[in-house]
RNA sequence: AGAGUUUGAUCCUGGCUCAGGAUGAACGCUAGCGGCAGGCUUAACACAUGCAAGUCGAGGGGCAGCAUGUCGGAACCUUCGGGUUCUGAUGAUGGCGACCGGCGCAAGGGUGCGUAACGCGUGAGCAACUUGCCCGUUUCAGGGGAAUAACCGUUGGAAACGACGCCUAAUACCCCAUGGUAUUGAGUUUAGGCAUCUUAACUCAAUUAAAGAAAUUCGGAAACGGAUAGGCUCGCGUGACAUUAGAUAGAUGGCGGGGUAACGGCCCACCAUGUCGACGAUGUCUAGGGGUUCUGAGAGGAAGGUCCCCCACACUGGAACUGAGACACGGUCCAGACUCCUACGGGAGGCAGCAGUGAGGAAUAUUGGUCAAUGGUCUGACGACUGAACCAGCCAUGCCGCGUGAAGGCGACGGCCCUAUGGGUCUUAAACUUCUUUUGCGAGGGAGCAAUAAGGUCCACGUGUGGACUGAUGAGAGUACCUCGCGAAUAAGCAUCGGCUAACUCCGUGCCAGCAGCCGCGGUAAUACGGGGGAUGCAAGCGUUAUCCGGAUUUAUUGGGUUUAAAGGGUGCGUAGGCGGCCUGUUAAGUCAGCGGUGAAAUUCAGGGGCUCAACCUCUGCCGUGCCGUUGAAACUGGCAAGCUUGAAUGCGGAUGCCGUGGGAGGAAUGUGUGGUGUAGCGGUGAAAUGCAUAGAUAUCACACAGAACACCGAUUGCGAAGGCAUCUCACGAAUCCGCGAUUGACGCUGAGGCACGAAAGCGUGGGGAUCAAACAGGAUUAGAUACCCUGGUAGUCCACACCGUAAACGAUGAAUACUAGGUGUGGGCAUGCAAGGCAUGUCCGCGCCGCAGCUAACGCAGUAAGUAUUCCACCUGGGGAGUACGUUCGCAAGAAUGAAACUCAAAGGAAUUGACGGGGACCCGCACAAGCGGUGGAGCAUGUGGUUUAAUUCGAUGAUACGCGAGGAACCUUACCCGGGCUUAAAUUGCAUCUGACAGGUCAGGAGACUGACUCUUCUUCGGACAGAUGUGAAGGUGCUGCAUGGUUGUCGUCAGCUCGUGCCGUGAGGUGUCGGCUUAAGUGCCAUAACGAGCGCAACCCUUGCUUCCAGUUGCCAUCAGGUUAUGCUGGGGACUCUGGAAGGACUGCCAUCGUAAGAUGUGAGGAAGGUGGGGAUGACGUCAAAUCAGCACGGCCCUUACGUCCGGGGCUACACACGUGUUACAAUGGGGGGUACAGCAGGCUGCUACCGGGCGACCGGAUGCCAAUCCCUAAAACCCCUCUCAGUUCGGACUGGAGUCUGCAACCCGACUCCACGAAGCUGGAUUCGCUAGUAAUCGCGCAUCAGCCACGGCGCGGUGAAUACGUUCCCGGGCCUUGCACACACCGCCCGUCA
Repeated sequence: AGAGUUUGAUCCUGGCUCAGGAUGAACGCUAGCGGCAGGCUUAACACAUGCAAGUCGAGGGGCAGCAUGUCGGAACCUUCGGGUUCUGAUGAUGGCGACCGGCGCAAGGGUGCGUAACGCGUGAGCAACUUGCCCGUUUCAGGGGAAUAACCGUUGGAAACGACGCCUAAUACCCCAUGGUAUUGAGUUUAGGCAUCUUAACUCAAUUAAAGAAAUUCGGAAACGGAUAGGCUCGCGUGACAUUAGAUAGAUGGCGGGGUAACGGCCCACCAUGUCGACGAUGUCUAGGGGUUCUGAGAGGAAGGUCCCCCACACUGGAACUGAGACACGGUCCAGACUCCUACGGGAGGCAGCAGUGAGGAAUAUUGGUCAAUGGUCUGACGACUGAACCAGCCAUGCCGCGUGAAGGCGACGGCCCUAUGGGUCUUAAACUUCUUUUGCGAGGGAGCAAUAAGGUCCACGUGUGGACUGAUGAGAGUACCUCGCGAAUAAGCAUCGGCUAACUCCGUGCCAGCAGCCGCGGUAAUACGGGGGAUGCAAGCGUUAUCCGGAUUUAUUGGGUUUAAAGGGUGCGUAGGCGGCCUGUUAAGUCAGCGGUGAAAUUCAGGGGCUCAACCUCUGCCGUGCCGUUGAAACUGGCAAGCUUGAAUGCGGAUGCCGUGGGAGGAAUGUGUGGUGUAGCGGUGAAAUGCAUAGAUAUCACACAGAACACCGAUUGCGAAGGCAUCUCACGAAUCCGCGAUUGACGCUGAGGCACGAAAGCGUGGGGAUCAAACAGGAUUAGAUACCCUGGUAGUCCACACCGUAAACGAUGAAUACUAGGUGUGGGCAUGCAAGGCAUGUCCGCGCCGCAGCUAACGCAGUAAGUAUUCCACCUGGGGAGUACGUUCGCAAGAAUGAAACUCAAAGGAAUUGACGGGGACCCGCACAAGCGGUGGAGCAUGUGGUUUAAUUCGAUGAUACGCGAGGAACCUUACCCGGGCUUAAAUUGCAUCUGACAGGUCAGGAGACUGACUCUUCUUCGGACAGAUGUGAAGGUGCUGCAUGGUUGUCGUCAGCUCGUGCCGUGAGGUGUCGGCUUAAGUGCCAUAACGAGCGCAACCCUUGCUUCCAGUUGCCAUCAGGUUAUGCUGGGGACUCUGGAAGGACUGCCAUCGUAAGAUGUGAGGAAGGUGGGGAUGACGUCAAAUCAGCACGGCCCUUACGUCCGGGGCUACACACGUGUUACAAUGGGGGGUACAGCAGGCUGCUACCGGGCGACCGGAUGCCAAUCCCUAAAACCCCUCUCAGUUCGGACUGGAGUCUGCAACCCGACUCCACGAAGCUGGAUUCGCUAGUAAUCGCGCAUCAGCCACGGCGCGGUGAAUACGUUCCCGGGCCUUGCACACACCGCCCGUCA
């Protein structure tokens, strides 16, 4: 000193939370010792028991009890002196129960109920007072008297406690005398002060004493003084609430009394009517106050336990008595509640003293020891008493200190973890070796606290004091401390480990159990839950909870704000208050300085000292920011006095305006009425309907009436305090501005309360009522439509008077004054200049815009400030609850004003940024639409999917981006599924060890097969072994789960034109710029412009293919020329010309021309050219999105199975079938079907293969045979074209389904293959809403080939060529996309967010 938390990210505002310190604490776990401190915060609740206040015999009468002495008596003993025991008398002595008397009991100790107060604190005052004991000074103490308690006697009562009678004493009581510097009253004089007064001197009236003894003493009385302690008064300070605004009759004052120690309405009689209060009276609630304590940098905030001071209280309430002092904790009386005793008549009691008990409570100790010390009371003293005090006991309650060992010891076992042949960690930790002994245990010694008292001896003097020496006394305690011995021996826990916040892994769990101070963790890989290991922090403690301060500048005096985050009153006038221009003098209240007093001690702080250190104790110093007094200063503020003119106001002159109030006038429009013309509709809407209209509407003309509002001008204009104000005119009123500088002379600014004004709506009374129009009615819209739209329509809208008092009453910006760059426009004045019907310049006052500095979180504001300063007022302190409730005030009401809390959330919010989104805008593109062609959706079949079924119908893919998809070949196999039968080192791979010499093969048997059994055959060797098998062991195996743990691959947006970076610049920052703008392009493709300049991934190009040419090379290809040959054929010799093959080049670049354009580029039936503006096609897919798809292609983390979820075999299933969907195919026919004839391709493939050719079969095919490992052979297109036929029909269309017969493949075609022939001949006659593809060699149409493959369910997929169109005006709309801009409360991003109701 800060941190976390609002957001995708940012800055700000703002709350919540945390880290720190503290405590009279409590709770949980744990616990070795000591020192010092602390210990009912709750029930001022109730209390058993014991103790806490007595003492004095040197005041007194006395003698119950004790002791001594004396005198008797009895018994026993006797040394005869006497002694012992028992008993009686005696106050004679020591002493002393009870009693009289004195002093004390008012201190000490406890508690915090009450009290918001002169209670407390601080500083003053008393000329208005008291003060026992103590100190000082002066004086005095003469004489006398009457009682009473105890005791005794009688007597009442259960008791407590009394009653009566007799006697007696005193330092008890009374009287007389004396007496003064005492008191009171009266008078005179003096001095002083502070109003009453005080001081000094003098004269007159009333009032005092007590003795005792051990006698130089103690005690007594009077007076004065001191000290101490109190009483009273005052200034200032000392809680909350105004949702408490008025309170008060002894109330305020006076006069006179009473009372008191003393002043005073303290009390009383009379008189007056005051007194207090917004500077907060009164009321209500809360509370003892201070020194101090905690916290804080401080200012502050909170607290008031222990210790000290003050106050208050003593079961509750009241009252007085005694006394120096009380209205009295352990006194009295009365009343009350409660408890106890009782003989029922009556009595007793007061722990908020110390212990202790119950209760309450989360919670707080022993019914201890001693007066040894300190202190108190009494006493002459000794001494007594003292739960004050000093000690001990209990409690980790706190603070402080010590210990639980130290050094060496390279790493074992075990635990945990891992990338696991091995490492890491617990861990130098342990064991072990060496050492030490605090603490502990045992033994021994052993304090200080103690000073001296009485007494004794001595000394001094001021003669009762001081000093020296001597001289008893220790509760704590045999404690502290010291010494010796023993022996690592007796001693570590608690919390935490996601971030904040130091410390990480494994397992378990699976939004469960749980955690959590805030944010938040947990839904199968949890560093956040629980456990283990490890680590971190503190440590005899550690955590939690509660409370306070801090952080929080989050109440802001120090030290905040108010345009938009919470916050400027709707506006003005103005009271109190606050603040206030220039100059002079004076004063000294504020202010400043010096000095004095006080600010208790303790505490805090600093420096010393004492306990071994520390805590603790102690000494000294500082501080105590304050208050009071006094002496000065006079700048500033204030007061007083005298002036000034610049602030302010007045005056004079001029000017201005939708400024206000009242009256008069006007035209347009609207509606209505009357009359005319006129005829079928009008009106209204997106479209309609309600409505009006043949009883004549709408329209139109004329006249009349009514009410309301004032077009154009009109504006970023003007006026007004705001609300607000607009036809013209008159009257009245007000204001502002300019000029002059005549008058006053600070008269000013602001303004809590107060008063006034205050849009619209609303309310009251009375008018008025044309238009418009809440409510209401009807018609539409709609799922509904209590709305938006339409037709009507009442309050109201208008006027007068009276109320209401609110608005986004906004510039969301209070008023006033001053200062602070410029530029520009405009309204109203004035001045100057000029070339003068106007312009320029200057100036004052307004209304606007742009903009510097500055400010602001930013947006923005910027002389009309949101800048810089000053003054005053108002208001704010997280969101919701809520401008609500209650109370009060106002109002006729509606309602307004004032204005909470409980509870709840961790945010709510402002500005700006980037995206996404919009039934926002601008631009552009795409078979996106449109224009076309052909399809889908209807039928049959094929295939895939859903669903259903099933023992199983294995699994995956599911909008676009699943559904002829994985699968480019499910009869067995495949195969993962189901049923059944087998195996368990296993079907396969492999290391090691041991054994065997076989295993394999063949034959036979069983069996559905896997497999099992039997027989047969039986190795090599360099002797190391190889090979094979068996057994054991280590590895296995899994198409089991998780694609949301992953790699790789893929789909899609999208072949869309985008996505970024470096440096620079801008911004507090997120971020922006670049990448925007204009033009252009298929393109972020270029050009221009430009705080950007460059670059990268994408685009394009480079690559392949196709189209043209050239060159090179020619075999299996070709054949023009030459030659040979054939029925015929490049068949042969030969040739490279051509085609072709396959290599290398060229070619196209808007290069040329014209037009447009700055350029890039565009345009053209342009030229040339095979090809023209990317020539066509392909490969190529940026940053990223969809937790997209795939663990079943492969790989891989984790989890799971191990005589099974592995593996082998037989059979079945993946081919099921009411149904639904997708993709195809064949058709519905004449642009066609059938038959016949005839022509022209390209890509490919081929040895378990393709097969010419021949033969057989109607055919599929079969049997032969030949060529080809391929430019050589297989090898042949179909549509088209020609001819014939069919003639519009369920057909010579269509071919499903079914029957029969076959062919082929294959162990095997039943489930479940394809093909062929014959026969049968279903639906279907062009298909609803809808929807798909395609822009040229494309669509459409025709066939051919290939992969997989034994065969094939292929109508699929991938290729190839043949024939070969139509259309595109255009971009309004649908879909998708790109860029710019705008809005946004969205960011999981519109499939968003969110409101209400119900459950």
The RNA shown here (small-subunit ribosomal RNA) has 1399 nucleotides and comes from an uncultured bacterium. Its Rfam family is "Bacterial small subunit ribosomal RNA". The prediction has a mean pLDDT of 83. The sequence is in RNAcentral, with records from Greengenes.